[in-house]
Context: one part of a larger RNA
RNA sequence: AGCGCAUGGGGGACGUCUUGGCGUCGGAAGGCAUUGAAGGGCGUGGAAAACUGCGAUAAGCUGCGGGUAGCUGUUAAACAAGCGCUGAUCCGCAGAUUCCUGAACAGUCCUGAACUGAAUCCAUAGGUUCAGGUCGCCAACCUGGAGAACUGAAACAUCUCAGUAUCUAGAGGAACAGAAAGAAAAAUCGAUUCCGUCAGUAGCGGCGAGCGAAAGCGGAACAGCCUAAACCAGAUCCAUUUUGGAACUGGGGUUGUAGGACAUUCAUCACGAGCUGCAUAUGAUAGCGGAAACCGUUUGGAACGGCGGUACCAUAGAGGGCGAACGUCCCGUACGCGAAAUCAGAUUGUGGUUCCGAGUGUAUCCUGAGUAGGUCGAGUCACGUGAAACCUUGACUGAAUCCGCGAGGUCCAUCUCGCAAGGCUAAAUACUCUCCGACGACCGAUAGUGAACAGUAGAGUGAUCGAAUGAUGAAAAGCACCCCUUUAAGGGGAGGGAAAGAACCCGAAACCAUGCGUUUACAAGCAGUCGUAGCGCGUUUUAAUGCGCAACGGCGUGCCUUUUGGAUAAUGAUCCGGCGAGUUACCGUUGGCAGCGUGGUUAAGUCCUUCCGGGACGAAGCCGUAGGGAAACCGAGUCUUAAUAGGGCGAAUUUGUUGUCGGUGGUAGACGCGAAACCCAGUGAACUACCCAUGAGCAGGUUGAAGCGCGGGUUAUACUGCGUGGAGGACCGAACCCACUUGGGUUGAAAACCGAGGGGAUGACUUGUGGGGAGGAGUGAAAGUCUAAUCAAACUGGGAGAUAGCUCGUUCUCUUCGAAACAGCUUUAGGGCUGGCCUUGAGCCACUAUAUUGCGGGGGUAGAGACACUGAAGUGCAGAAGGGCCCAUCCCCGGGUACCUUCUCUAACCAAACUCCGAAUACCGCAAUAACUAUCUCAGGAGUGAGUCCGCGAGGGAUAAGCUUCGCGGUCGAGAGGGAAACAACCCAGAUCGCCAACUAAGGCCCCAGAUAGGUACUUAGUCACUAAGGAAGUUUUAGCGCAGAGACAGCCAGGAUGUUGGCUUAGAAGCAGCCACCAUUUAAAAAGUGCGUAACAGCUUACUGGUCGAGCGCUAGAGCGCCGAUAAUGAACGGGAGUAAGUACCUAGCCGAAGUUGCGGAAUCGCAAGAUUGGUAGGAGAGCGUUGUAUGGGAGACACGAGGGAUACCGCAAGGAGUCCUGUAGGCCCAUACAAGUGAUUAUGCCGGAAUGAGUAACGAUAAGUCAGGUGAGAAUCCUGACCGCCGCAAGCCUAAGGUUUCCUGGGGAAGGUAAAUCCGCCCAGGGUAAGCCGGUACCUUAGUCGAGGCCGCGAGGCGUAGACGAUGGAUUUGGGGUUAACAUUCCCCAGCUUGUAUAAUUUUCCGUACAGUGACGGCGUUUGAACGACGAUCGGGGCGUUGGAAAUCCCCGUUGCGCAAGCAUGAUCCUCCGGGAGAAAUCGUCCGACUGACGUCCACGAAAAGCUGGAUCGGGUUAAGGUUAUACGAACCGUACUAAAACUGACACAGGUAGGCGGGUAGAGCAUACUAAGGCGCUC
Repeated sequence: AGCGCAUGGGGGACGUCUUGGCGUCGGAAGGCAUUGAAGGGCGUGGAAAACUGCGAUAAGCUGCGGGUAGCUGUUAAACAAGCGCUGAUCCGCAGAUUCCUGAACAGUCCUGAACUGAAUCCAUAGGUUCAGGUCGCCAACCUGGAGAACUGAAACAUCUCAGUAUCUAGAGGAACAGAAAGAAAAAUCGAUUCCGUCAGUAGCGGCGAGCGAAAGCGGAACAGCCUAAACCAGAUCCAUUUUGGAACUGGGGUUGUAGGACAUUCAUCACGAGCUGCAUAUGAUAGCGGAAACCGUUUGGAACGGCGGUACCAUAGAGGGCGAACGUCCCGUACGCGAAAUCAGAUUGUGGUUCCGAGUGUAUCCUGAGUAGGUCGAGUCACGUGAAACCUUGACUGAAUCCGCGAGGUCCAUCUCGCAAGGCUAAAUACUCUCCGACGACCGAUAGUGAACAGUAGAGUGAUCGAAUGAUGAAAAGCACCCCUUUAAGGGGAGGGAAAGAACCCGAAACCAUGCGUUUACAAGCAGUCGUAGCGCGUUUUAAUGCGCAACGGCGUGCCUUUUGGAUAAUGAUCCGGCGAGUUACCGUUGGCAGCGUGGUUAAGUCCUUCCGGGACGAAGCCGUAGGGAAACCGAGUCUUAAUAGGGCGAAUUUGUUGUCGGUGGUAGACGCGAAACCCAGUGAACUACCCAUGAGCAGGUUGAAGCGCGGGUUAUACUGCGUGGAGGACCGAACCCACUUGGGUUGAAAACCGAGGGGAUGACUUGUGGGGAGGAGUGAAAGUCUAAUCAAACUGGGAGAUAGCUCGUUCUCUUCGAAACAGCUUUAGGGCUGGCCUUGAGCCACUAUAUUGCGGGGGUAGAGACACUGAAGUGCAGAAGGGCCCAUCCCCGGGUACCUUCUCUAACCAAACUCCGAAUACCGCAAUAACUAUCUCAGGAGUGAGUCCGCGAGGGAUAAGCUUCGCGGUCGAGAGGGAAACAACCCAGAUCGCCAACUAAGGCCCCAGAUAGGUACUUAGUCACUAAGGAAGUUUUAGCGCAGAGACAGCCAGGAUGUUGGCUUAGAAGCAGCCACCAUUUAAAAAGUGCGUAACAGCUUACUGGUCGAGCGCUAGAGCGCCGAUAAUGAACGGGAGUAAGUACCUAGCCGAAGUUGCGGAAUCGCAAGAUUGGUAGGAGAGCGUUGUAUGGGAGACACGAGGGAUACCGCAAGGAGUCCUGUAGGCCCAUACAAGUGAUUAUGCCGGAAUGAGUAACGAUAAGUCAGGUGAGAAUCCUGACCGCCGCAAGCCUAAGGUUUCCUGGGGAAGGUAAAUCCGCCCAGGGUAAGCCGGUACCUUAGUCGAGGCCGCGAGGCGUAGACGAUGGAUUUGGGGUUAACAUUCCCCAGCUUGUAUAAUUUUCCGUACAGUGACGGCGUUUGAACGACGAUCGGGGCGUUGGAAAUCCCCGUUGCGCAAGCAUGAUCCUCCGGGAGAAAUCGUCCGACUGACGUCCACGAAAAGCUGGAUCGGGUUAAGGUUAUACGAACCGUACUAAAACUGACACAGGUAGGCGGGUAGAGCAUACUAAGGCGCUC
């Protein structure tokens, strides 16, 4: 270290529970608010906080009821102080009180009235007052106005989504609609609304996707009315000679078989109807009564249990509680009863009020006008412009008047129906923020609301987003007491039903430990499995077997997904636990089952009944019962046709329908998760970009423009020298701003920084405060930059579960069958549809399919062929023809030809698109045989349409590819086993399960490693055990030719000559540069020469010949096995060892060898049996297991049932199921049958929680630095004190705006925070602390800008804007010094002032308001002026060193100050001290520096506003008034004021970043640079 067992920790699953949710049904209510709502803030208790209640009368006050013994709400107990039978607390009704907000109160607007009243006489506009109303909130439902997009159409534009989402206005308890200018059709109905049906019909529709009525019928509920006009009457106004006109009031009148007025006739106060007031039954808001069991014993902490005994109630045996399971213990339940007060309120009673008759006549009058209608443009109607009616209307037009008008789907006629252009109207219907009651085959803490605890904690500028966390016990009996300890932690005893001990029920797993058993230090791999030594244990489900570890050996490359193919070096997963994906509704289709069937069935609804639930009625409708046709229509037929015939579709040959369950389709999100995007409404300019207003900042040094002055110069200018001057998008360089380079950092100190350098630094500069404009928009010195760490279109919420032909994931078991990767079409190619192939059910057995054989067919492939065509290619002799060329030629005849073309003949050949020919197979037909299988038909359900390699036949390619495309076949795919070392696709062979049986296949038999021997050859290369062209006296063998005892071949010994140096050429050419010729002679043989050689000769040599030797030699070709060719990066080419066979070829006889075959024994399916079958991905079909709940029946439980958890050797083919032991102690559980589902997880870069690994590793945040001693304390590197050391010192010191909000001071504490510790702290607890007329703000002013009475514009919301109001960053404006506290001071105190108001007194004289005027009132740059501080020097005071010493009594240090007119007070070197404090000398002058301000100069870009202040004509007011001055008295409100400029702000942090302004000493220095340092502050929390 591995495995196992045991005991613990850790963690919070599982089980059980429920305070909380979810859903349904019924009832109620359907609003609240200026009498101040909803919502919020702040208060309120004896006592701090939160919730609840309440409101300064503040967990409450008053009255009336109810009710009864205790009470002062909850967390949350105790205490304090009280109340109550003279009735408290509590419950109900009514009343009182009800802080600050918020419509938020000030008004707007509307209506009415009155009074006033401009331009403008009357009048009107306007104004004022009064009265009433409106405004705001609220979940859904409702009616209007405005109105998307994703999406679907497999793209997209009409269309769809959809008049949806959203915005907006308004109303009610409902809303809307509504009493026909209707619907229909030859018959009628009689307002509207809603439900069922009609009907997915008629229709609409790129006639695509889709959209989609109405009448009628059945039901619910039912309800009808009022005006305008004609006419009459009245008062008023206008115009009037009269007639008249206008509006108002009353009467009259209200409809279509027309009605009314008018004229006329009759009738008429009673019935009825509507509305309404009061009273009432009844109901609601507190309540009340309410039956009946005890005893003994037992277990126990407890009896409601068991046992024994005797009962009782029941219109009550619903439910809950009580220490376990109670009808009779408690609350309740059935049933019955009840209200002073308030609310609701039928019906009835009573009162009031309103309305209401009919006929005849018809001359005249009336019956809703910018209307109906029309044209153009739109919209709504199911209806998309269509033949498009009907309805609505933006523009332009424009009737009729009852002898009239409208409609009936263009239009016209006839006919029918109705009477527009005015209005009101309950019920049936929709919804639920809310209250009450009841219920659930709904959830049970990762579930159910986001929320059992919360819109909390927390995040964000904001809109907005948004968690987690339940359980001690019967009872706190919540551990008295003792001991240890740092004494509020923790631990050990004791006690307490059991510790269940508050991190508390049960308490799984990951993970972390400890003990025991066993194994491991020469051994390599998915970690197991099979075999088997050793060690240890032990009788545990009682069965003769078992358990743990395991040396050694055989075999053996995870899972998922996706793929032709995965150990793959392709995807996904750290581990464990929990959650996590084909559901539901409706409509089809098909099968099973059930009911009825010469039909089946109800829908809405009604009635009855009930705890839930159910039953009956209801035929409107639907399906079926008849078809054919485009239809009219006809009908067992019909259509076609002029007609017949024929033919098509039907009948003959009929079964349906309703429900339920299963399969599957459609519409819905439709198996789950996942976009980038689109649209709508809002939120953001606190970051950043730009702009506007108002303020601020820029050390120091340098250069020296214009102008000017003087000199020179010129007629005068010009020009020029010197000086003066002080310009500049000038120069150098800090602050400040930026970000070029480089190093570091990169899980940082930092989500952009640090170090070292760098750029700009008076300008197009930088910066503060306030403000402006925004999402297809802003802004942009322009980079697609920036718009809150987000930008080629921000963020938040919504449409929304957008869509996703794409990827991933998709959860228990067994049985059975079992594919495809092909065709056609496709904006199609990784997707689909149809067919093919699979499956399940039903049907059909036919000389249908299949196999073999026989017979009969057609073909034009393989092959073959070429005088058989078309072509290609090409040999040869000969010939012929034509042409060219040459020769010849006066011409005619001609000659030649190694040229071209054609033809004839001929040798050898070629072809996918050649065929005179032509198979094998395949295919077709017929017959026989085999098998009873298969095929086939119909119906339901699929999957597949990426294929791969191998063999054969072909195309493409290079007769390349592990290439690509077809055809035939096989394997893999979806296939295990044996072989090929290993190796999807090759060879053998198809796995139902078991066996330590047998026989074989491929392949093997020396060892690894199961099985062997023999024979004949070959190979010598370790060939065997990678390869070619090519090469070779390797070797074996076969065949042929030649030479050879007349002597071959090879070697050796000799010869190899002459004409001749052949001729030519040449300088030369003699065999041998070259050309021509290549004869002859002598010979055994010898070339006018094979090679070398020479300048040329020479020389050597070969052919050839003789001798010697003595038997085979040479050449050619084929075959077998070998050799070379043979070179790559770690060592790799029999699997290794080894092998001369154990290599190679042939032969013989054996054996081994698989999940094949056989044997024996089981399982399942099919079959009467015999027997057969059982590999399997996608997929079809079948049968089961388990989980949660429901119903019915049954069971155990204190002598102890039992969920859950841990262990286990039993049972079942499996999913799984029992038994026993331990834990667990009342919460519930188990069995059988049936039913209903949120029903089964190793995987979705899944979600949530817990725990590992990395790892005791990195790090502990500026390298300014600490050391020592003392103190405190349990404990000190860190806290306190002291000494020394170090760091900053234009800061790391001091003041102060913004921001924060108690961090400030004191005392105490140490759990957590502090990157470690801590006695310490910006931490925790408690107490304390901020004092103003004169500092800042408001009670003053205005800038940019914001709001905005009236007004203008806009569907609405709302936008703009005048008067006016607001708005600092600016203008105006009154205080200084000292002292004091632990903590504040220009604020308190002391002293001394100032501003303003009122009053009084004195004194004085003229004012107040206003038009108007002035001032306020302004730039940059330069020069100048000149305080304080500080420095230096002198003086004075003191001290130190020094003690006669340095050039020199010289040197060094400190102080020499502040206020006040002053008196004086303080400070003060130094000294003393009990550390709190006290005493106390001198206290003068000069120089340098230079703020605010003022002044001057210069330049061009010419540099706020208003108040305040001053003056003040005319005018207005005032003289009974007003003002000035002085003095006195009184007054001067509200807000801020602590602390903090970084550890307190902003950056998630006690973060190396960022953050406006003022002061800012000394030495050196130009300097705010830099270095050192003072005051002061620090040493950066390991």
Notes:
Large-subunit ribosomal RNA, half A from a Thermoguttaceae bacterium, 1582 nucleotides, folded computationally. The organism belongs to Thermoguttaceae, within Bacteria. The coordinates come from a structure-prediction model, not an experiment, and the mean pLDDT is 80. Its Rfam family is "Bacterial large subunit ribosomal RNA". Its family is annotated with ribosome and structural constituent of ribosome in the Gene Ontology.